[in-house]
RNA sequence: UCCGAUAAAGGCAAACCUGCCGAAAGGCAGCGACGCAAAGUCAUGGGUCUAACUCCGCUCUCGCGGAUAUGACCGCCAGACCGCCGAAG
Numbered sequence: 001u002c003c004g005a006u007a008a009a010g011g012c013a014a015a016c017c018u019g020c021c022g023a024a025a026g027g028c029a030g031c032g033a034c035g036c037a038a039a040g041u042c043a044u045g046g047g048u049c050u051a052a053c054u055c056c057g058c059u060c061u062c063g064c065g066g067a068u069a070u071g072a073c074c075g076c077c078a079g080a081c082c083g084c085c086g087a088a089g
Base pairs, nucleotide, nucleotide: 002089003086004085011036012035017030018029019028020027021026034075040081041080042079044078045077046076047073048072049071054067055066056065057064058063
């Protein structure tokens, strides 16, 4: 350095539920542990989700349908940066 243990010290926290924010996806906090060796950070590439605004169509209006990220997810896959511990190999 690769690697990652039925090791040690610690760490994070899915779903459900509650509150707040948001148009939504989702986020934050609490509760709670399904899991995680990067489940630390960055939306850079791919992917996924949403569609307020905008555009298109229908509709006389109310509204309905479709398209779209500038919104969101890194606990989907890559990439970049940083990092705890140390058995075996």
Predicted 3D model of an 89-nucleotide RNA (c-di-GMP-I-GGC riboswitch aptamer) from a Chloroflexota bacterium. Taxonomically the source falls in Chloroflexota (Bacteria, Bacillati). Its mean pLDDT, the model's own confidence on a scale to 100, is 89.